[in-house]
Notes
RNAcentral holds the sequence, with entries from MGnify. A computed fold for a 160-nucleotide RNA from a mouse gut metagenome, annotated as Lysine riboswitch aptamer. The model forms 96% of the base pairs in the Rfam consensus. Its Rfam family is "Lysine riboswitch aptamer". Its family is annotated with lysine biosynthetic process in the Gene Ontology.

RNA sequence: UGAUAGAGGCGCGGAACCGCAAGAGUAACCGGCAGAGACGGGCAGGACACCCGGCUGGCGAAAGGGCGUUCCGCCGAAGGGCCGCAUGUCUGCCUGGGGUGCGGUUGCCUGGGGCGCGGGAGAAUAUCUCGCGGACUGCCACACCUGUGGAGCGCUAUCA
Numbered sequence: 001u002g003a004u005a006g007a008g009g010c011g012c013g014g015a016a017c018c019g020c021a022a023g024a025g026u027a028a029c030c031g032g033c034a035g036a037g038a039c040g041g042g043c044a045g046g047a048c049a050c051c052c053g054g055c056u057g058g059c060g061a062a063a064g065g066g067c068g069u070u071c072c073g074c075c076g077a078a079g080g081g082c083c084g085c086a087u088g089u090c091u092g093c094c095u096g097g098g099g100u101g102c103g104g105u106u107g108c109c110u111g112g113g114g115c116g117c118g119g120g121a122g123a124a125u126a127u128c129u130c131g132c133g134g135a136c137u138g139c140c141a142c143a144c145c146u147g148u149g150g151a152g153c154g155c156u157a158u159c160a
Stems, first nucleotide, its partner, number of pairs: 001160006009075001011074006018068003029058005039053004043096004048092002078110003081105007089098002111137002115133007139150004
């Protein structure tokens, strides 16, 4: 220097089928009573338009996401940022922004899980993700009795 094999632990990610909770007694639909204007709303801005809104009865979902079980791939596992392409959507038009999928960035960031606070997505206190902070934990180095520092481009073992 290269190759192979490993370790961290509430370790990471994916898939299938079925079940469960929630979504939700919500949306949509049907009927009755009101109202017929103001006001408010429809991601942000603009110019116009369009649509919607109250009370009550009946009927009554679904998706994304989550949990469980099993299986698969693994230890930069993986996630994020940025860039590009495609797509669709938030009432129509213009501009912008957010969503989803694919690809790139082999070294742009993050060792890992968790807790607290805040931001975003979300119906949500679930979950995911980002930022900050405190400890814990694994690795290596230096100190030397328990501290300091560093980062996975790392570390350990074997072979050449």
The prediction has a mean pLDDT of 79.